[in-house]
RNA sequence: AGAGUUUGAUCCUGGCUCAGGACGAACGCUGGCGGCGUGCUUAACACAUGCAAGUCGAACGAGGUGCAGAUGGAAGCUUGCUUUUGUCUGUACCGAGUGGCGAACGGGUGAGUAACGCGUGAGGAACCUGUCUCAUACAGGGGGAUAACAGCUGGAAACAGCUGCUAAUACCGCAUAAGACCACAGCACCGCAUGGUGGAGAGGUCAAAGGAGCAAUCCGGUAUGAGGUGGACUCGCGUCCGAUUAGAUAGUUGGUGAGGUAACGGCCCACCAAGUCAACGAUCGGUAGCCGACCUGAGAGGGUGAUCGGCCACAUUGGAACUGAGAUACGGUCCAGACUCCUACGGGAGGCAGCAGUGGGGAAUAUUGGGCAAUGGGCGCAAGCCUGGCCCAGCAACGCCGCGUGAGGGAAGAAGGUUUUCGGAUUGUAAACCUCUGUCCUUGAUGAAAAGAAGAAGAUGGUAAUCAAGGAGGAAGCCCCGGCUAACUACGUGCCAGCAGCCGCGGUAAUACGUAGGGGGCGAGCGUUGUCCGGAAUGAUUGGGCGUAAAGGGCGCGUAGGCGGCCAUUUAAGUCUGGAGUGAAAGUCCUGUUUUUAAGAUGGGAACUGCUUUGGAUACUGGAUGGCUUGAGUGCAGGAGAGGUUAUCGGAAUUCCCGGUGUAGCGGUGAAAUGCGUAGAGAUCGGGAGGAACACCAGUGGCGAAGGCGGGUAACUGGACUGCAACUGACGCUGAGGCGCGAAAGUGUGGGGAGCAAACAGGAUUAGAUACCCUGGUAGUCCACACUGUAAACGAUGAAUGCUAGGUGUAGGAGGUAUCGACCCCUUCUGUGCCGGAGUAAACACAAUAAGCAUUCCGCCUGGGGAGUACGGCCGCAAGGUUGAAACUCAAAGGAAUUGACGGGGGCCCGCACAAGCAGCGGAGCAUGUGGUUUAAUUCGACGCAACGCGAAGAACCUUACCAGGUCUUGACAUCCAGUAAAAGCUGUAGAGAUACAGUGUGAGCUUGCCCAUACUGAGACAGGUGGUGCAUGGUUGUCGUCAGCUCGUGUCGUGAGAUGUUGGGUUAAGUCCCGCAACGAGCGCAACCCUUACUGAUAGUUACUAACGUGUAAAGGCGAGGACUCUAUCAGGACUGCCGGGGACAACUCGGAGGAAGGUGGGGACGACGUCAAAUCAUCAUGCCCCUUAUGACCUGGGCUACACACGUGCUACAAUGGCCGUUACAGAGAGGAGCAAAGCCGUAAGGCCGAGCAGAUCUCAAAAAAGCGGUCUCAGUCCGGAUUGUAGGCUGAAACUCGCCUACAUGAAGCUGGAGUUGCUAGUAAUCGCGAAUCAGCAUGUCGCGGUGAAUACGUUCCCGGGCCUUGUACACACCGCCCGUCACACCAUGAGAGUUGGCAAUACCCAAAGUGCGUGAUCUGACUCGCAAGAGAGGAAGCGCCCUAAGGUAGGGUCAGCGAUUGGGGUGAAGUCGUAACAAGGUA
Repeated sequence: AGAGUUUGAUCCUGGCUCAGGACGAACGCUGGCGGCGUGCUUAACACAUGCAAGUCGAACGAGGUGCAGAUGGAAGCUUGCUUUUGUCUGUACCGAGUGGCGAACGGGUGAGUAACGCGUGAGGAACCUGUCUCAUACAGGGGGAUAACAGCUGGAAACAGCUGCUAAUACCGCAUAAGACCACAGCACCGCAUGGUGGAGAGGUCAAAGGAGCAAUCCGGUAUGAGGUGGACUCGCGUCCGAUUAGAUAGUUGGUGAGGUAACGGCCCACCAAGUCAACGAUCGGUAGCCGACCUGAGAGGGUGAUCGGCCACAUUGGAACUGAGAUACGGUCCAGACUCCUACGGGAGGCAGCAGUGGGGAAUAUUGGGCAAUGGGCGCAAGCCUGGCCCAGCAACGCCGCGUGAGGGAAGAAGGUUUUCGGAUUGUAAACCUCUGUCCUUGAUGAAAAGAAGAAGAUGGUAAUCAAGGAGGAAGCCCCGGCUAACUACGUGCCAGCAGCCGCGGUAAUACGUAGGGGGCGAGCGUUGUCCGGAAUGAUUGGGCGUAAAGGGCGCGUAGGCGGCCAUUUAAGUCUGGAGUGAAAGUCCUGUUUUUAAGAUGGGAACUGCUUUGGAUACUGGAUGGCUUGAGUGCAGGAGAGGUUAUCGGAAUUCCCGGUGUAGCGGUGAAAUGCGUAGAGAUCGGGAGGAACACCAGUGGCGAAGGCGGGUAACUGGACUGCAACUGACGCUGAGGCGCGAAAGUGUGGGGAGCAAACAGGAUUAGAUACCCUGGUAGUCCACACUGUAAACGAUGAAUGCUAGGUGUAGGAGGUAUCGACCCCUUCUGUGCCGGAGUAAACACAAUAAGCAUUCCGCCUGGGGAGUACGGCCGCAAGGUUGAAACUCAAAGGAAUUGACGGGGGCCCGCACAAGCAGCGGAGCAUGUGGUUUAAUUCGACGCAACGCGAAGAACCUUACCAGGUCUUGACAUCCAGUAAAAGCUGUAGAGAUACAGUGUGAGCUUGCCCAUACUGAGACAGGUGGUGCAUGGUUGUCGUCAGCUCGUGUCGUGAGAUGUUGGGUUAAGUCCCGCAACGAGCGCAACCCUUACUGAUAGUUACUAACGUGUAAAGGCGAGGACUCUAUCAGGACUGCCGGGGACAACUCGGAGGAAGGUGGGGACGACGUCAAAUCAUCAUGCCCCUUAUGACCUGGGCUACACACGUGCUACAAUGGCCGUUACAGAGAGGAGCAAAGCCGUAAGGCCGAGCAGAUCUCAAAAAAGCGGUCUCAGUCCGGAUUGUAGGCUGAAACUCGCCUACAUGAAGCUGGAGUUGCUAGUAAUCGCGAAUCAGCAUGUCGCGGUGAAUACGUUCCCGGGCCUUGUACACACCGCCCGUCACACCAUGAGAGUUGGCAAUACCCAAAGUGCGUGAUCUGACUCGCAAGAGAGGAAGCGCCCUAAGGUAGGGUCAGCGAUUGGGGUGAAGUCGUAACAAGGUA
């Protein structure tokens, strides 16, 4: 520090996800030791048991126990001893009581609390403070009670009552008063508004306690002041979310007076006033203890508030006071509620959110431990006692840190495992084995420091540590291995089982599932889950955006607010700088020290970015004052304009009405029909009515803020522009709320209504057509008034100001030059367009009218869907508008550009593509292939073009793969081993045959027991498979297409995908060539090189040829001979736009011509670029994997592949006279031939047969070419056409023609008279037509592949159909239009809205009742301290009781608000191949 994921690829926007760190964690697997920490996050749920706050006898009285002493009584008796029982004194101890201090600390928890609660900083002229410290002064003299105790009484108990006795440092008067306080107060000083301080004077009020000690003395007491500590109060600032919470408030805000408090204060009360808070967010609702700090982060921030520390709040829930220095009191009191327990039913007791512990809840959190040794606290003079605070130990890998599980050597690279191409590789120096060590461990011994400071005291702990001995012995797992992300193979599984953080894996070769081997990471841990920060600049202050990705308000006016021109003076609020205070400690960071190290502990420093205060500075901002004119405004003078409102006028046109002329149609469409018209339409002429809109001018012209504004005239009226520079003097800009304007449609009321025209009707179209088209037609469109308030209200671009190259139009104005004047030209202002540079931008693009560079203000955005929906509020008559979510769901949605593909987009071009022609197919019969059907089987494959006379260049058996039956099992075929023997052949028998049996019959080489070949038997390795997968493959092939394309290197352009080149202008059959050009070159294709054909030459002449010569025949190159010719077959030549002319750019090229056998690639062939179709083939062959193995292998016989209601493809033969038949008579080429071709001759009507010359071929044979020609006949008919079908008789091949071959003869003589829609081939030696040959092959061709003979017609042309090429355009397609994709309906599931209602929570309001309790009043009842009194008694004072105010809980009532459930219902989302249509994307077929 980034990465993955939208696409075919790219850039951007944008979300989702990951890698890091952390945790009071939990869960899974695993687990050796130690140190230091941490440990109910949930039920502030309920709690058994024990402990957690006591202490002081030096405040006090009484009691008890023990001991000692003294002194009585009684008993026993050894008469001075023992025992026992009293009293007194002393001493030690015990529990209760009075009294003092403490119990308000310490410890727990986080329910409540959004608050001066907390944090931080201030304040007091508005306060209190026990114990502590310091200082000053004092303590004289009295009094009356009361608990304990005793007795009695009530009660189950808790406890209570009555009578009597007693003490104090308990309580109460009196005296004293330095002092304090209260009211009065001349005076001095001070301040901050009220005011404060000091203080002479005089008046009033107010104290005390003793104890210990022989004593000194010590500990206490009282009053006052000062300090310290702790606390209360007030204020500034900060402190979560919601505006779908906008108004809240009656003690409320203030005043006066009284009360109350430690103290200020509506804190409380009476009266008076009507305020106070709030958009800078009051009130209400939700959530939450706050902070130091902790986690994260570069930081700014974000999140958290466990442990430790500070503050607050609470103590079963609610209320209340008492005591006290301090409480409204966790282990106190009273009352009420809930709950639990005891009970004799009358009444009582209780409060673990103290430490342990229990139940419960929960994913989850420990021992009913030891000790007060240390530290701290309470009491005490002290000793000491108490202390679940604390110190320790136990449990838990919960966290951090440290250590170990051994070290060195050791290659036969062992065995085993895994894998393998079978060679090996790997596990792996790993192990074994050898030599060591002893951390931890076990046993034994010694045994601390800390903690000790002057002394005693050690729970931890016989722990740590040290020493000795023992022995490698007791100690390794977890996760991962497709990418992100380090790490790969095998097997199993087969869209199953499963994985998954995201992308995504799994449908038979899974590095992604499971297992194994191997590897990677971490390591006593490792993973998973959850949460937080980070990455995320994804809420952007640092640090984002808004033309098209989400996002500019429809527009204006304007309030608050924010921001604001130039100069000067002043101030010093902001700002900057220095000082001071504070920012607790701990923590963090730096640096030392110490635990053997580390974690940890500890010292010092920095930091704590803050707040307060003070001195200074004054540039900028702010405040104040004065001035200025350039911003803004006013004035004067002008011209322009569909700017607005009202009134009025006009002509053209449509429609309607009246009349004339006139006759059969009009109208409408792609074509029609509905409609109108003989009752006279339409057409035409004249007259009239009425409404709406204003042709031409008219223009990316004008005006307006936007919406918008278009005939003329008049009236009223708004704004802008130009010129002048007279006036004001910053008066400005923006603008949340607010107010106004605001197209069309729509709404209300009343008018109006010609045309147009939703709805509606009819006619068409269509599969349907609730549409598009047509004929009609109502609201509406128009006017007035009122409402609505929205639009793709768009420049998809908020307003304002300034600055930043140019060029060129246009509208309005001004000026200059020139001119007599106008025009032209130049300058300038304002508006409105185009082009374009810098710059900006993801790109497209924008570019002075910015989307550039800056400033100010407003609005808005934060993934897609759900949804601009629901609920709530506001507005509206309604329609609806505005504000505006969530659950759930997806991993994308999106922008711009690129390459393709596609388009019922465009342009150019080509092709037998169309057109022009010729001949066909489609109809018939037959042949053949296919589908279908049938069958035991009808083997398999091929399926648009590019399957279908295709694989098959030839199924009677064989082939053959299929079926039935009969057989074999190391096998029909290959290799290896062992044994035996030859095997084969021949003969015979059985059998359908395979086969079985019998007989016969025999090897080679030789080193003489081996080897070679063969057969049989046996065992196993293996053979075999036309079984599966062409979607695992190789090879081969088809197709687009013989179409002209497909690419690369370097350079350049672009962020990039990519582009350029390859586009453009010409041209070509061609990306063929030329020219131009940021391209220059190159490759695969094209062309050429190859074969063939057409011409010539040279060479060579046999089997070919024959001109001349000779010979010869009936004829004949038959023979001699020749090398001229034809021909054969080798080498050459020839054609290249080379020449001429026209066109063209002087090019390429093209047109015409000459010459030439041939002319513009001469004709034909071979040759097939990058690629496409998961195209075809596992059945040619090869091959991975899977499957079969007495069978899916092998053999045999027979059958089938030849079936037949039917459908299709490809052919043959025809339908006839350009013909059939008969006769006669010519002319080829290319082939084949030895298990062959076969002549001649003979036989047969013929197929053919007999015989067999010749020929491995320019020699012989097949072999007759046929059409054509000539002659004859038939004369338009189902025929002398046509030949199917069938019968009979034959021939040939072959073991064998029944299923199922071909041919011949005779006889038979079907359909068919030129073929619907549609469709095929062909552009010249072509089509058409005619025959010939070959391969396969025993035999079998109408098929296929070749060969020659005869030999046409037509092409204007490229509009259209099909296919293709190039350029361009649109795209939501990229599996690429056979694409994509929308909505209803049906089904399943999910969340959600409404819903008659129903259940519950919460906070308030009003009223009723009212406990305890404070206060106030009363108090005939009770009463001790003081006063009066001799006393009795009286009084003061106090108390019970009662009353009043307040008030918790409770009750009643109506509303509010938040949830749960709810028949039914609404839409939404998701889901596999469901239904109906085709809306959108191309002009998407109606943009």
Predicted 3D model of a 1487-nucleotide RNA (small-subunit ribosomal RNA) from a metagenome. The prediction has a mean pLDDT of 83. RNAcentral holds the sequence, with entries from SILVA.